RNA sequence: GCGGCGGUAGUAUAGUGGUUAGUAUGCGGCGUUGCCAACGCUGGGACACGGGUUCGAAUCCCGUCCGCCGCA
Numbered sequence: 001g002c003g004g005c006g007g008u009a010g011u012a013u014a015g016u017g018g019u020u021a022g023u024a025u026g027c028g029g030c031g032u033u034g035c036c037a038a039c040g041c042u043g044g045g046a047c048a049c050g051g052g053u054u055c056g057a058a059u060c061c062c063g064u065c066c067g068c069c070g071c072a
Stems, first nucleotide, its partner, number of pairs: 001071007010025004018055001027043005048064005
């Protein structure tokens, strides 16, 4: 340099055009307990960046950045 795959809460991950962006874990609060743990309920927290297509984009297209793999 070229090609392929990927980037979503702190972490791990689901989501192939329309529903409130879901789940696990972690974190805060409450309950339970003599205390802790465990358990139950609950709360906050995320679509890498820019542009385009569309009535509507996390999703499709283009570019940029970053990571992994392959080729040179």
A computed fold for a 72-nucleotide RNA from a Candidatus Woesearchaeota archaeon, annotated as transfer RNA. Model confidence (mean pLDDT): 80 of 100. Rfam family: tRNA. From the family's description: Transfer RNA (tRNA) molecules are approximately 80 nucleotides in length. It is annotated as a transfer RNA.